[in-house]
Molecule: small-subunit ribosomal RNA
Organism: Faecousia sp.
């Protein structure tokens, strides 16, 4: 301090989400010790038990019980004396009783409370305060009750009642009165309004108690007065949600008199007025004890109030006094309610929000311990008594600290486990073991505090007392035999939890197969899972770790510090203008704010900073700091305030000017329609085509006349004008604004506006006119799969006046207004002055208005940029993720239609801005290809061949599937191949290596069984040798085998297609925050990113072209198996023979072509030309060669290779069978369908190849396949060998002398074997076909088309296939509109899996959470009315008392309770609305692209449904 996550990337916006910290916590897995501190956060929910407030006998009457004394009487005993028993209050005490005093402390909670409840700070001239401290002055005389007791009596019990005795520091009169209260009167001071204080005099009124002691004395007791603590009470000012709470309020606001209280006040009454409070939020509602401080952050701040301290408030719920200094009282009383108990049914008890404890409740908080030793607190003179206050222990990782689980050598880097490239090596891991040491904690034994000092008791010193100091004694510790301290034994007893894809430190196996499960967020998992589960290694932290929940931070994500608002959310539709807020210049005061000094307070305890004490630390102790408020002295510069002035802001006035600024009359000519009448005649009239419609009853079209209601061409414009909608014929009449000049004119009069008030397109609504034209709705007619659309023909509302409501629009510059400053440069509108001209045009300068481009800045970016989106003040308005939703409720408003305020619950993790680079477009330019077109010739009908698919089948092996599968893997499937099936065998196994054994030569021949492999037998029967044995085979065993089993989506290798398409990229530089862009773009030209030009680029690379091969043409050189021109010889015929190297050929090196000349044309590259030449001319043909990269494209079955699988079988041998199947669909072919043919017969002409288990000449047999002879030739020497063609003859349009299927019949080869399944040959048979529908294929010259020829694979061949040879040899292209691929540029885009793409509503189905609702239930809070306890007032009072006064009655108030009506909150509801949400439902295709009818905004109609029509209006 930041990080993940929206995208192909990028930057921004923006929201979710993680790293920290914290906690009165809980939950899981673990746990050794310790010191401190801390433990019901929920049911303020109900409680058994026991304690938590008593104390004084020195107040007092007693004497129930206890000890003691005494009297008397008994029993024991000699007897002292001991026990009983009974009387004695005599002592010491002391239960209940009276009485003092304390129970209002302490403790416990947090419902109540939005309030002077709480902090703060002041005020009290409006009080009160027992115990205590200090002063003064007292205490004199009598009086009378009640309880206990005691006697009777009710009652189950609680509890009482009658009667009688009696004290007291009980009570009550009485005397005294410093003094105090209260009247008066006099003086004198002072303040703050009411008033206050100090002397003085008079009148009236008010007190007391005693105790202990031998004394002295102490303690008490009364009244005043101050003090001191403690409390009451007003006020300023502060601290919460909602405005979808906006108006409250009758004792309410004030007065006046009263009454009450300690004491002020409508507190409370009675009169009198009619106020009070509120947008600076009242009333109302929901929530909440305040602080001190905690946490948390840099801070401001949020956020919380558990321990501790302080105030508050409450004690089972509500009321209410009484008592007393103090209470309206937790552990005190009355009534009410409600629970629970007890009962004899009459009637009573009870309140743990004290401490333990119980049960509920919850995730969830503890023991029914010990002391009063210690601090404190009550009583007491004291001693002590009581203290569940407190101290102490316990329990619990709940939470901060601190120890500790050992330290130091140790490498064969051991065993185990784990991985791996695996005879090996890594990793656990110096870890172990071992070897030396140490011993904290714990264990064992011993010693053992400190916490203590008062008071007690003796003794001293001081002192007026009181009292205080000091020595000495005896007691005195819960915690504790604890902490500590010393030995002792022995590494001995002590380590886990969570993570390890990115954030975020940590990685490998092995399982699992979108299962099972993880997950904070993004997301992992569909057979190679660092994400799931388990091991093995690491990491992090450590007697704890993880989760979970909440706070705050990170989050500048509520922005005061510190944010935005053209396009990302976010400027109000405009203007007036109140309340507020901000405000020009000078002078002078003034001191509210503001600065500064000083004083109060700011409780301690926290925190911060300096010490200091437990071994350290955590704790804990001293010290110190302390924003705030208050008072107060100064100061005056800025803000306010006052006063006086000033003119720069703002108005006015006078003068000029420009406008489509408004309103009302009024006039006008174009067009439309419709009337009426001519002329005219057959179609108008509409579209993409038509159709509906109109028309022979005369349309349309044309003349004339009329009449109607609407809008105003040219002019007209980035033109003007208006606050904004908006505003256009001409005239006129009111009237608003604005602008220039003149500087007379008032003197800050301004700015800006929450509420408010007024305008406010277009639709809509009312009422009443008007109605020409277009025109929602509707009708019809096209389109189409429908077409509730888009067109087309009609057509009503409406559109047009008046008057009234509506109150919204993409109401837009998506930019709120004012003021000020901040380079320019060009246009235009409307004015002024200059010069210039004198009506002009131009020109320079100003002021005001509206364009355009641009710097500086500013923006994410695109852009804005003096009309700011700059820099800077002021005021307003709005915004804080997406949906859900501007909806739901509430309110206002409206005649509706609807407007305005405006939510949640749910859900998502992304919604969104700019821009960048693909891709796509039914967007645009440019451009190419057998792409169209132009033309040959073919498929799609027909039979067969031959591949696929189905489909069958024991099997029909498997693989290939647009295009890029189908005559493809296959260039040879009867066995074999083969891998399929069916059957029979084999398990070191068909083949191969390696050891070991055992045997025997290898072999050969042979018999049985079988279909065969195969099985059981027989007979014969080595070599070498160094004599060990070696070689070789068989056989047994054992180690590696073997798998055409999966997976091409793990993989290599090759391959096909984009495509022989012109393209792909890179350094460096520059540009851009950035993705990225330039280079690669542009203009020319090119087959080409070929090239030239221009150029923020300069350069490279892979590609293109060149090099490489065939071939056209020629030279050298070389001739043999090749040739034969000239010479010779020869033959029946022949290069046949001597010879030759001219030719042809063959084949080895050259040579030629390069726009090199020459015209046009071009800046240049290059383009032309029936241009020369030349065998070829603009790349001469053709081949080889495939650039970044695409499709997860083919192939695990050519081959290889990871992983899995299978091992008497998924291996591996043998027969047989399949792969050849057959209703039926494509896909490639071959032969046809004929006369440009078909047969016969005759004659010519090649090129590439091949040949020994081979071509095979020639002869002989056969019709013939082909046999039987046989010579040459391992090849320019032998053999194989052409058809179309040419001539000549038939046939003459036909299912044929076209076609040849299919079938029968006889044979030939090949091989072990032609049944399933081979080819040929002859005889015969003689199917279908007469040129093929929508549609689709190849071809641009020696090429299409036609002919045959020849290889490879091969025993033979299903070949009509592939792969090459030649022969013959065409016909077209105007041209790029328009199909289909492709390339550069640009646009637009909501597409990136990239148009086979996004995506939008209905319906339908599940599951969620919501609003409506007939009602139903519940709550609290208020009113009216009735009733009305306790108790308190007031009034009465015949009863009772001498009396004072009480009982009683009666009226008032009032809790609780009934009843009515209301309104408000919440819970539920049949049904109903809409909404979210979910891999593969149903309709259609709205949007993104000109998205196919350009979208979107308002608003009215419509339709299943996106939606579509109409008016307006925007450009996103």
């Nucleotide at each position: 301090a930041g990080a993940g996550u929206u995208u192909g990337a990028u930057c921004c916006u923006g929201g979710c989400u993680c790293a920290g910290g914290a906690u009165g916590a809980a939950c899981g897995c673990u746990a050794g010790c310790g010191a401190c501190a801390g433990g019901c956060u929920u049911a303020a929910c109900a409680c058994a038990u026991g304690c938590a407030a008593g104390u004084c006998g020195a107040g007092g009457g007693g004497c129930a019980u206890c000890a003691c004394g005494g009297g008397a009487g008994g029993u024991a005993g000699c007897a002292a004396u001991a026990c009983c028993u009974u009387c004695u209050g005599g002592u010491g005490g002391c239960g209940a009783c009276c009485g003092g005093c304390g129970c209002a402390c302490g403790g416990g909670u947090g419902a109540g409370u939005a309030a002077c409840a709480c902090g703060u700070a002041u005020g009290c001239a409006a009080c009160c305060u027992g115990c205590c401290c200090u002063g003064u002055a007292c205490a004199g005389a009598g009086g009378g009750a009640c309880a206990a007791g005691c006697g009777g009596u009710g009652g189950a019990a609680a509890c009482g009642c009658c009667g009688u005795c009696u004290a007291a520091u009980c009570c009550c009169g009485c005397a005294u009165g410093c003094a105090c209260u209260c009247u008066u009167c006099c003086g004198g001071g002072g303040g703050c309004a009411u008033c206050c204080c100090c002397g003085g005099g008079a009148g009236a009124g008010u007190a007391a108690a005693g105790g202990a002691g031998a004394g002295a004395u102490c303690c008490g007791g009364u009244a005043c007065a101050g003090g001191a603590u403690g409390g009451a009470c007003a006020u300023g000012c502060g601290g919460c949600g909602c405005a979808u709470u906006a108006g409250u309020u009758a004792g309410u606001u004030g007065g006046c008199g009263g009454g009450g209280u300690a004491a002020c006040g409508g507190c409370c009454c009675a009169c009198c007025a009619a106020g009070a409070c509120g947008a600076c939020g009242a009333u109302g509602c929901g929530u909440a004890g305040g602080g001190g401080u905690u946490c948390u952050g840099a801070g401001a701040g949020g956020a919380a109030g558990g321990u501790c301290c302080c105030c508050c408030a409450c004690a089972u719920u509500g009321g209410a006094a009484c008592u007393g200094a103090g209470a309206c009282a937790c552990g005190g009383u009355c009534c009410a309610a409600a629970c629970u108990c007890c009962u004899a049914c009459g009637g009573g008890a009870g309140g743990c929000a004290g401490c333990a404890g119980u049960g509920a409740g919850g995730a969830a908080u503890a023991u029914u311990g010990g002391u009063c030793a210690a601090u404190g607190g009550g009583c007491g003179g004291a001693a002590g008594c009581c203290u569940g206050a407190a101290c102490c222990a316990g329990c619990c990782a709940a939470g901060u600290c601190g120890c500790g689980u050992g330290a130091g050598g140790g490498a064969a880097g051991a065993c185990g486990g784990c991985c791996c490239u695996a005879c090996g090596g890594g990793u656990u891991g110096u870890a172990a073991a071992c070897c030396u040491c140490u011993u904290u904690u714990g264990u064992c034994g011993g010693g053992g505090a400190g916490c203590a000092a008062u008071g007690c008791c003796g003794c001293c010193u001081u002192u007026g007392c009181g009292a205080a100091g000091g020595c000495g004694g005896a007691g005195g510790g819960a915690g504790a035999g604890u902490a500590c301290c010393c030995g002792a034994a022995g590494a001995a007893a002590a380590a886990g939890c969570a993570u390890c894809g990115g954030c975020u430190a940590a990685c490998u196996c092995c399982g699992u197969g979108c299962c099972a499960g993880c997950a904070g967020c993004c997301g992992c998992g569909g057979u190679a899972a660092u994400a799931c589960g388990g091991a093995g290694g690491a990491u992090g932290c450590g007697a704890g770790c993880g989760u979970u929940a909440u706070c705050c931070g990170g989050a500048u994500u509520u922005a005061u510090u510190g944010g935005g608002u053209u396009u990302a959310a976010a400027g109000g539709g405009u203007g007036c203008g109140u309340a507020g807020g901000c405000g020009g210049a000078a002078u002078a005061u003034u001191a509210a704010g503001c600065c500064u000094g000083a004083g109060g307070u700011a409780a301690a305890a926290a925190u911060u900073c300096g010490g200091g004490g437990c071994c350290c630390a955590a704790c804990c102790c001293c010290g110190u700091c302390c924003c705030g408020c208050c008072u107060u002295g100064g100061g005056a510069a800025c803000u306010g305030g006052u006063a006086u002035u000033c003119u720069a802001g703002a108005g006015u006035g006078g003068u000029u000017g420009a406008g489509a600024a408004g309103u009302a009359u009024g006039c006008g000519g174009a067009a439309u329609g419709c009337g009426u009448g001519g002329u005219g005649u057959a179609g108008c009239g509409g579209u993409g085509a038509a159709a509906u419609g109109c028309a022979u009853a005369g349309a349309u079209a044309u003349c004339a006349c009329g009449c109607a209601g609407a809008a105003c061409g040219c002019c007209g414009a980035u033109u003007g004008c208006g606050a904004a909608g908006g505003c256009a014929g001409c005239a006129u009449a009111c009237c608003g604004g604005c602008a220039g000049c003149c500087c007379a004119c008032u003197g800050a009069c301004g700015c800006u506006g929450a509420g408010g008030c007024a305008c406010g397109a277009a639709a809509g609504c009312g009422u009443g006119g008007g109605g020409a034209u277009c025109a929602a709705a509707c009708a019809g007619g096209a389109u189409u799969a429908g077409a509730u659309a888009c067109c087309c023909u009609g057509g009503u509302a409406g559109u047009c006046c008046a008057c009234g409501c509506a109150g919204u629009a993409a109401a837009c510059g998506a930019u709120g207004g004012a003021u000020g400053u901040u380079a320019g440069c060009u246009g235009u509108u409307c004015g002024g002055a200059g010069c210039g001209a004198a009506u002009g045009a131009g020109u320079u300068c100003u002021g005001a208005g509206u364009g355009g481009c641009a710097c500086a800045g500013c923006g994410a970016a695109a852009g804005c940029g003096u009309u700011a989106a700059a820099c800077a003040u002021c005021c307003c308005a709005c915004c804080u993720g997406g949906g859900g939703a501007g909806u739901a409720c509430g309110c206002c408003g409206g005649c509706a239609a609807c407007g305005g305020u405006g939510a949640a619950a749910c859900u998502c993790a992304a919604a969104g801005g700019a821009a960048u680079u693909g891709a796509c477009g039914g967007g645009g330019g440019c451009c190419c290809g057998c792409a169209c077109a132009a033309g040959c010739g073919g498929a799609g009908g027909a039979a067969c061949a031959u591949g696929u698919g189905g489909u069958u089948u024991a099997a029909u092996u498997c693989g290939a599937u647009g295009a890029u599968a189908c005559g493809c893997g296959a260039g040879g499937a009867a066995c074999c191949u083969u891998a399929c099936c069916c059957g029979g065998g084999c398990u070191c196994a068909a083949a191969c290596g390696g050891c070991a054994c055992a045997g025997u030569g290898a072999u050969a021949c042979u018999u049985u069984u079988g279909a065969a492999a195969g099985g059981a037998g027989g007979u014969a029967g080595c070599u070498c040798u160094a004599c060990g044995g070696a070689g070789a085979c068989u056989g047994u065993g054992c180690c590696g085998a073997g798998g055409u089993g999966c997976u091409g989506c793990a993989u290599g290798g090759u391959u096909g297609u984009c495509g022989u398409c012109a393209g792909c990229u890179c350094g460096u530089g520059c540009c851009g925050u950035g993705a990225g862009g330039u280079g690669u773009c542009g203009g020319c030209u090119u087959a080409a990113g070929u090239g030239c030009c221009a150029u923020a680029a300069c350069g490279a690379g892979c590609g293109c072209a060149a090099c490489c091969c065939c071939u056209a043409u020629u030279g050298u050189c070389a001739g043999u198996u090749g040739c034969c021109a000239g010479c010779a010889g020869g033959u029946a015929a022949a290069g046949c023979u001597g010879g030759g190297g001219a030719c042809u050929c063959u084949g080895a090196c050259g040579a030629g072509a390069c726009u090199g000349c020459c015209g046009g044309c071009g800046c240049a590259a290059g383009c032309u030309g029936a241009g020369a030449g030349g065998a070829a001319g603009g790349c001469g043909g053709g081949g080889a060669u495939g650039a970044c990269g695409u499709c997860a494209a083919a192939u695990c079955a050519g081959c290889a290779c990871g992983g899995c699988c299978c091992u008497u079988a998924c291996g591996u041998c043998c027969g047989g069978g399949g792969c050849g199947a057959c209703a039926c669909a494509c896909g490639u072919g071959u032969u046809a369908c004929a006369a440009u043919g078909g047969c016969a017969g005759g004659c010519a002409c090649a090129g590439c190849g091949g040949g020994a288990a081979g071509c095979c000449a020639c002869c002989c047999g056969g019709c013939g396949a082909c046999g039987g002879g046989g010579a040459g030739c391992g090849g320019a020497a032998c053999c194989c060998g052409a058809a179309a063609g040419c001539c000549u003859g038939u046939c003459u349009c036909a299912g044929u002398u076209c076609g040849g299927a299919u079938c029968g019949g006889a044979g030939u080869c090949u091989g072990c074997a032609a049944c399933u399944c081979g080819a040929c040959u002859c005889c015969g048979u003689g199917a279908a076909g007469c040129u093929g529908g929508a549609u689709u294929c190849g071809c641009u010259a020696g090429u299409a088309a036609u002919c045959g020829c020849g290889c490879a694979u091969c025993a033979g061949c299903c070949a009509u296939g592939g792969c090459g040879c030649g022969g013959u040899g065409a016909a077209u292209a105007c041209g790029u509109u328009c199909c289909c691929g492709g390339g550069c540029c640009u646009u637009g885009u909501a597409c990136a899996c990239a148009c086979c793409g996004c995506c939008c509503g209905u319906c339908a189905a599940g599951c969620c959470a919501u609003g409506g609702a007939a009602g139903c239930c519940g709550g609290g809070a208020g009113c009216g009315c009735c009733u009305g306890a306790a108790g308190c007032g007031c009034g009465u009072g015949a009863c009772c008392g001498c009396g004072a006064g009480g009982a009683g009655c009666g009226c008032g108030c009032u809790a609780a309770g009934g009843u009515g009506a209301u309104a408000c909150c919440g819970g539920u509801g049949a049904c109903u609305g809409g909404g979210g949400c979910u891999a593969a439902g149903u309709c259609g295709u709205a949007a993104c692209a000109a998205g196919g009818u350009a979208g979107c905004c308002g608003u009215a109609c419509c339709g299943g449904a996106a939606g579509g029509u109409g008016c307006g209006g925007c450009u996103g």